RNAcentral holds the full RNA, with entries from ENA. Predicted 3D model of a 539-nucleotide part of an RNA (small-subunit ribosomal RNA, 5' domain) from an uncultured prokaryote. Rfam family: Bacterial small subunit ribosomal RNA. Gene Ontology terms of the family: ribosome and structural constituent of ribosome. Its mean pLDDT, the model's own confidence on a scale to 100, is 84.
Context: one part of a larger RNA
RNA sequence: GAACGAACGCUGGCGGCGUGCUUAACACAUGCAAGUCGAACGCGAACGGUUUCUUUCGAGGAACCUAGUAGAGUGGCGCACGGGUGAGUAACGCGUAAGUAAUCUAUCCUGGCAUCUGGAAUAACCCACCGAAAGGUGAGCUAAUACCGGAUACGUUGAUUUAUCACGUUGGUUUAUCAAGAAAGGUGGCCUCUAUUUAUAAGCUACUGUGCGAGGAGGAGCUUGCGUACCAUUAGCUAGUUGGUAGGGUAAUGGCCUACCAAGGCAACGAUGGUUAGCGGGUCUGAGAGGAUGAUCCGCCACACUGGAACUGGGACACGGUCCAGACUCCUACGGGAGGCAGCAGUGGGGAAUAUUGGACAAUGGGGGCAAGUCUGAACCAGCCAUGCCGCGUGCAGGAAGACGGCCUUCUGGGUUGUAAACUGCUUUUCUCAGGGAAGAAAACGCUCUUGCGAGAGUACUUGCCGGUACCUGAGGAAUAAGCACCGGCUAACUCCGUGCCAGCAGCCGCGGUAAUACGGAGGGUGCAAGCGUUGUCC
Numbered sequence: 001g002a003a004c005g006a007a008c009g010c011u012g013g014c015g016g017c018g019u020g021c022u023u024a025a026c027a028c029a030u031g032c033a034a035g036u037c038g039a040a041c042g043c044g045a046a047c048g049g050u051u052u053c054u055u056u057c058g059a060g061g062a063a064c065c066u067a068g069u070a071g072a073g074u075g076g077c078g079c080a081c082g083g084g085u086g087a088g089u090a091a092c093g094c095g096u097a098a099g100u101a102a103u104c105u106a107u108c109c110u111g112g113c114a115u116c117u118g119g120a121a122u123a124a125c126c127c128a129c130c131g132a133a134a135g136g137u138g139a140g141c142u143a144a145u146a147c148c149g150g151a152u153a154c155g156u157u158g159a160u161u162u163a164u165c166a167c168g169u170u171g172g173u174u175u176a177u178c179a180a181g182a183a184a185g186g187u188g189g190c191c192u193c194u195a196u197u198u199a200u201a202a203g204c205u206a207c208u209g210u211g212c213g214a215g216g217a218g219g220a221g222c223u224u225g226c227g228u229a230c231c232a233u234u235a236g237c238u239a240g241u242u243g244g245u246a247g248g249g250u251a252a253u254g255g256c257c258u259a260c261c262a263a264g265g266c267a268a269c270g271a272u273g274g275u276u277a278g279c280g281g282g283u284c285u286g287a288g289a290g291g292a293u294g295a296u297c298c299g300c301c302a303c304a305c306u307g308g309a310a311c312u313g314g315g316a317c318a319c320g321g322u323c324c325a326g327a328c329u330c331c332u333a334c335g336g337g338a339g340g341c342a343g344c345a346g347u348g349g350g351g352a353a354u355a356u357u358g359g360a361c362a363a364u365g366g367g368g369g370c371a372a373g374u375c376u377g378a379a380c381c382a383g384c385c386a387u388g389c390c391g392c393g394u395g396c397a398g399g400a401a402g403a404c405g406g407c408c409u410u411c412u413g414g415g416u417u418g419u420a421a422a423c424u425g426c427u428u429u430u431c432u433c434a435g436g437g438a439a440g441a442a443a444a445c446g447c448u449c450u451u452g453c454g455a456g457a458g459u460a461c462u463u464g465c466c467g468g469u470a471c472c473u474g475a476g477g478a479a480u481a482a483g484c485a486c487c488g489g490c491u492a493a494c495u496c497c498g499u500g501c502c503a504g505c506a507g508c509c510g511c512g513g514u515a516a517u518a519c520g521g522a523g524g525g526u527g528c529a530a531g532c533g534u535u536g537u538c539c
Stems, first nucleotide, its partner, number of pairs: 001539001003537002006535005013392006020384001021350001026348003030345003035077003040074002043071001048065007084303003093228008103220003108216003112212004116150004125140001127138004156180005163173003185208006194201003229275003236266003241263008278300004282293004305326005328339004356382001358381002364378001365376003395426004405417005431476006440466001446459005483528005488509003494523005504511002
């Protein structure tokens, strides 16, 4: 000199764009943060209203509307994304470059082949019961795209087999035989066929879903070369250890696991141990080499009260799932239960220190859904903070009796503050008031047309949190707006008074003991400026 997720002191007008618990991975009140689908399925209220019946005149019952609504339940998909944090990890964790002939992949896209025929349950519900609650038990009824048989098999899988191409091995293609393995329907329309009855479906048709297998896209697992902090005042470490055979396990290789056999494997090119630490793109600095760093944004990894485990699933050993153990908190009828903010706000605590218990799903994106629409503390906005960067302003021009006052002085005087003020004219960024007033919105849906399908074209309506904001115009009036640090040298800027090795200053040198440009005040000056200084850290 530069920088900062900064803090502190003094000061503080505005706007735009960013950033904002670096400490206790400390504990958390409250609300919200993951649901959706009635075009998979069976049930199905009430409040209220109308009519009517009965009446012991208090009211009660029934039917209809409310409404196939609310609601819970079965089922499907999602909840493995998105969001947070950096505790652990010195590691194939990360980075980079390869391999997978050792692998998997729901949804999506492309094209192929199918979607036949049966069955038994169960929740909801009703009844009975247990419990303070959380919740549970028994009996009975019912549906499905829930569950389970049978049939069929273009591909697929397994066994045997033929040929060929690759290959260091388990690979690709190909011939034949045998065996095994699927499925689910829904919605709209129609009456040409079939069945009946004029209309309907078990029929036809369109769309969608389902099953099998192939390819793609995107994603994931595993393996390997190289790189990846400090300590040798850590020198030896290792029995599933190193390798083999066989088996198990996995989507898959492998001591991943087990049995048996062998005795290996690593290490001064730093093993083992210890300490510290998420890694990278980047960021800061520097002419560069390098050094330091890893907030915000992006990629990867790890974690979700602590430890362990599996279930479901294409994918988790799962932040707002389950089970077990532990610590802690809460409820309890003492028998037993409930919970997990390192999601968004917010609270206590810690700390030098870090924000609102805000708005709306309008846009973008995501989940469910044919769609309408729904959910979304992701995201978009607003609020707070000079926390940073950038921009603007606090007037401009004229104005000498060089006023008053202050300060200095060699003191009837002079110098300086100083064109500074007063005063005159002008302007209105900003400010206040008034008027106008956005872009961000394109749609989807609906209607019409075209198209073999996918889809495309046209057309009308609707949708804005921010926000009556930005912006524009008009009116008014210099009106609303300057501080902080320093002035001995380094280092731009000097005098007076007070103090008297005291009080104090200080980054280094140093200053102060009676004439202090170094302490304190004043006047003046210098530097930066809505900031200026100090402290901390790094280059």